[in-house]
A computed fold for a 388-nucleotide RNA from a Desulfobacterales bacterium, annotated as Bacterial RNase P class A. A source record names the gene rnpB. The organism belongs to Desulfobacterales, within Bacteria. The prediction has a mean pLDDT of 76.
RNA sequence: GGAGUAAACCAGGCGAUCGCUGGCCCCUGACAGGGCUGGAGGAAAGUCCGAACACCGCAGGGCAGGGUGCUCCAUAACGUGGAGUCGUGGCGACACGAAGGAAAGUGCAACAGAAAGUACACCGCCUCUCGUCGCGGUCUCAACGCCGCGGCGGGCGGUAAGGGUGAAACGGUGCGGUAAGAGCGCACCAGCUUCCCGGGUGACCGGGAGGCUCGGCAAACCCCACCCGGUGCAAGACCAAAUAGGGGGGCGUUCGAGGGUUGCCCGCCCGAGCCCCCGGGUAGGUCGCUCGAAGUGCCGGGCAACCGGCACUCCAGAGGAAUGGUCGCCACCCGCGCGGGGGUAACCCCGCGCGGGACCAGAAUUCGGCUUAUGAGUUGCUCCGACC
Numbered sequence: 001g002g003a004g005u006a007a008a009c010c011a012g013g014c015g016a017u018c019g020c021u022g023g024c025c026c027c028u029g030a031c032a033g034g035g036c037u038g039g040a041g042g043a044a045a046g047u048c049c050g051a052a053c054a055c056c057g058c059a060g061g062g063c064a065g066g067g068u069g070c071u072c073c074a075u076a077a078c079g080u081g082g083a084g085u086c087g088u089g090g091c092g093a094c095a096c097g098a099a100g101g102a103a104a105g106u107g108c109a110a111c112a113g114a115a116a117g118u119a120c121a122c123c124g125c126c127u128c129u130c131g132u133c134g135c136g137g138u139c140u141c142a143a144c145g146c147c148g149c150g151g152c153g154g155g156c157g158g159u160a161a162g163g164g165u166g167a168a169a170c171g172g173u174g175c176g177g178u179a180a181g182a183g184c185g186c187a188c189c190a191g192c193u194u195c196c197c198g199g200g201u202g203a204c205c206g207g208g209a210g211g212c213u214c215g216g217c218a219a220a221c222c223c224c225a226c227c228c229g230g231u232g233c234a235a236g237a238c239c240a241a242a243u244a245g246g247g248g249g250g251c252g253u254u255c256g257a258g259g260g261u262u263g264c265c266c267g268c269c270c271g272a273g274c275c276c277c278c279g280g281g282u283a284g285g286u287c288g289c290u291c292g293a294a295g296u297g298c299c300g301g302g303c304a305a306c307c308g309g310c311a312c313u314c315c316a317g318a319g320g321a322a323u324g325g326u327c328g329c330c331a332c333c334c335g336c337g338c339g340g341g342g343g344u345a346a347c348c349c350c351g352c353g354c355g356g357g358a359c360c361a362g363a364a365u366u367c368g369g370c371u372u373a374u375g376a377g378u379u380g381c382u383c384c385g386a387c388c
Base pairs, nucleotide, nucleotide: 001384002383003382004381005380006379007378010375012330013329014328015327016326017325018324020039021038022037023036024035025034026033041360045371046370048369049368050367051366052365053232054231055230056229065228066227067226068225069224070084071083072082073081074080085099086097087096088095089094100223101222105221106220107217108216122163123162124159125158126157128155129154130153131152132151133150134149135148136147137146138145171189172188173187174186175185176184190213191212192211193210194209195208196207197206198205199204236287237286238285239284246278247277248276249275250274251273258270259269260268261267294313295312296311297310298309299308300307301306332357333356334355335354336353337352338351339350340349341348342347
């Protein structure tokens, strides 16, 4: 210098100015106006898990259904996190893992292949046997016959060593053994299982002895262990109109309530309803609402996640939704140029100038996680190279 890997941090600061918005205060009859002060995130996102909180449901137990699934620890809880174990990938730093059970039962396996699970005989190999051909032997004058060996073809069998198929074929190598073969026997190795010893809280690791060679799939049913009520702040609580229903009471229907006729009286007209109380719901309003498993700093415990103690801080709370724009200076990063320094060199460091860049996004009851989106910089570690 290149390639990679892991973790952490930041998401600019200050000032000016123009706005938006919560709270408090001043002013005003009220609106308006003014002042002070607070005002997004690392993911506020997806709404995927787990909780708090609220309401509904619920004696207890079981079935059904759903979820989780190596170990120990952490936590309010979790499907999350930490530290490990085992497996897989990588030269490595490191990463990833639905990582219980297939000698309970049921089931599944395309194509190929003889056979895909109480294994199987296609080729090949082998014993026996039948036919045929050849050669040799024997008997005979000769032939037939008989015996032996070999080739070819057929049959009853044996054989999983070899070939071939497949993702997968009943353990691997060697020796013995056999008609040929085979864990059939033995040695070593591998795997499974039972027991013992040692280490570890444990998953598990190391060693020894006996037995066995029993294929895969549970992200198929299933079995085992553990966990699980539902709905979500539009939860829910309180206050509460107008109009129309409901309940009760009073007055009234040629003895006329009530209404209209400019304010009152008379008159005139209409006229069967009118008034009061209670209760539920709706509109609307208030609360829930942000002080909390809170944040920051220091100290202590723990490998760590995390826990404890002390001190300090208060940090949006709107209710269709504010948190923004412009300018200047500084800081950061990139590119180019110039100057200086270091180095054999690639290259690095410092300073100056010019130009450019600075993300994804955005609260709506609140927390703990996960996942996804995203800019730039820094650091640790690993591998490669000594050439530019």